[in-house]
RNAcentral holds the full RNA, with entries from Greengenes.
Predicted 3D model of a 349-nucleotide part of an RNA (small-subunit ribosomal RNA, central domain) from an uncultured bacterium.
It matches the Rfam family "Bacterial small subunit ribosomal RNA". Gene Ontology terms of the family: structural constituent of ribosome and ribosome.
Context: one part of a larger RNA
Order: sequence, then C1' cells, then structure tokens
RNA sequence: CUGGGCGUAAAGCGUACGCAGGUGGUUUUUCAAGUCCCGUGUGAAAGCCCUGGGCUCAACCUGGGAAUUGCAUUGGAAACUGAAGAACUAGAGUAGGAGAGAGGGAGACAGAAUUCACGGUGUAGCGGUGGAAUGCGUAGAGAUCGUGAGGAAUACCAGUGGCGAAGGCGGUCUCCUGGUUCACUACUGACACUCAUGUACGAAAGCGUGGGGAGCAACCAGGAUUAGAUACCCUGUUAGUCCACGCCGUAAACGAUGAGAACUGGCCGCUGGGUGGUGCGUCCGCUCAGUGGCGCAGCUAACGCGAUAAGUUCUCCGCCUGGGGAGUACGACCGCAAGGUUAAAACUC
Repeated sequence: CUGGGCGUAAAGCGUACGCAGGUGGUUUUUCAAGUCCCGUGUGAAAGCCCUGGGCUCAACCUGGGAAUUGCAUUGGAAACUGAAGAACUAGAGUAGGAGAGAGGGAGACAGAAUUCACGGUGUAGCGGUGGAAUGCGUAGAGAUCGUGAGGAAUACCAGUGGCGAAGGCGGUCUCCUGGUUCACUACUGACACUCAUGUACGAAAGCGUGGGGAGCAACCAGGAUUAGAUACCCUGUUAGUCCACGCCGUAAACGAUGAGAACUGGCCGCUGGGUGGUGCGUCCGCUCAGUGGCGCAGCUAACGCGAUAAGUUCUCCGCCUGGGGAGUACGACCGCAAGGUUAAAACUC
C1' cells in the first nucleotide's frame, strides 16, 4: 500500500460555520472528454508460452506463431458519468399565519437563609466529635427579639420536562436578539450534502489589570487520630470562588457512538403543534417535530443496539495499525506564564 476497522478491545477532531476539493434530484436536446466497439500504426531482439527443426537424447542452438493486457490514431455507439442548452418540483430556501421554550446579551427589582455591626431581654456556657481538644464566652458568648450592612445563590414549582451546535442554561419583570416546530397557500428553481487548510465558540482550574469578598475553601496554622499521619475528622484561614475587560483552549468536552440522506414489524409513556370521528365522556383515531422505556427481523466476540440503529445502503470528512519508551524529546507554531498543538527515534518485552 491493499485488505480490515473506530459504543466497551487501538481508533469519531470538544462543537459549529465554511473556501478549495469530493459527491449530487426529475425530464429532454446536443456534444462526445470519460466509457464501449471495429480497423490501422507501433509495442526492438533475446526470454516466457505454443508448435516445427538440428546436435544419438537432454540441457543447448535454431524456424514460425502467439503473447506483449500499453500508447497513438481514422471511423462508429450514446445507456451511464461529464460538458453546453431548455424545462420541472419531490431536495433546499423565501414570504404570509400560528406556537412552545432555564437559548443568548443588558438593566431593574424581590423574598428566604448564612455572616457581620448596633441595640433590647438574659446567664454560663457555646461549639465540635467516634470520644475529645484546639477555638468562642463573665470585657456578657450561645439563645431570643428589633434595626442596619453586604455578598453570593435562587427552596417549592421541577419532571429519563424544556432550550441550545457543543460547552452549557433555572427567582420576577422590562428592553435587545438567535435558533426551532406546526398548518395552509404562494414564490425561487437543485440554489444541495460534506469539508483538508482556515475561522468562531468552547466547563472547571489557571494567568493579567482593576473592583468585590457573605458563605465555602486549595495553601497554611493549630487540635486530634496514629508506630508515624506532610492525610481522612475538628477549629481557624489565604488565594480562589463573584464582577468588568483581556488571555488560556484543555476535560471521563461521554451517547466513550462524526455529519447528511434513503429504506426496514410492533407495543407503552412524556413534551410541543395540527387534524378527523364523536355516544360530547376525564372518549376513540390519524399525523408532524422532539424526548424516554421495551422489543421482531437483522447486527454484535459478548454485553448489548434495535426508525434517536450499533440493521440495510449511499456521499463526504476525521481517526486506528502490538505493549512500554511517549502524547515524551527535538524542531516549528501559539501563550505573559502555566502550558497547549503538531509529533518521532534509539532501546526494550
């Protein structure tokens, strides 16, 4: 390389957008690049293969044929691919009508709770644990009532509920804004799918500057435990957690399952629409979009998957090739740094 693979054995880029590239619906006309056919030229000789001949045979030598699957070219075919023209509406999109939603951004506000401060009542404990101690408290704690400050998060509703490409999103209201679903018409007329490079987004932690700081809490300190205890438990507590702006670009970024399309028995839920029947009942159906549970065929090493496929197929991209060395070294690019991305070899089993 070929072949084979990628849910769990190695393997789906964290996610999307998208140029080039690859691929591409229906009908028709033309062309003839691909494709197919005939002929011609060429495809050296030797060798291989077939068939004759010569050394007594053979090896060997020698004649002829075939083959040389290729290339070029005249002529022809037109189904398929392609190119050009014309047309279509089933893919895709647009407009008009309804709808659901923690989708995103900004601002304002609300109540519960923790903590702190001040004040009232009140007295000896509180706190914490397996048990304790460190700690707090007669300078009046804890408890309880009132007032105030401040930060963070939004109980119940809440749901294998919803929304988002993923990360993710949850109090209420207002403003700005993205996507999406359904039904019926009208319009455009293949405008599509995928996507190397690229671009954007991307939890937490971390970094820079400036704020903020209630609770929690790496680090650190102390108390315990223990043979020791750089831990688990306890008392404190700093970065951080929060906000603005700018970086970082990684996760078991998981459905460990790339995107799009078509097809293939059923049953039971949930969410959002539409629609038919009707005995108007809390009724019986049909259908679209989503989201769950089971399960036929089929698939699978098994587990399991099973119209949300891991079934049957097509298009495009990414990735894998024994374990360790190693996601490391070196180089390059990116980053303030931490580090990230790309990515070997010797050696060894």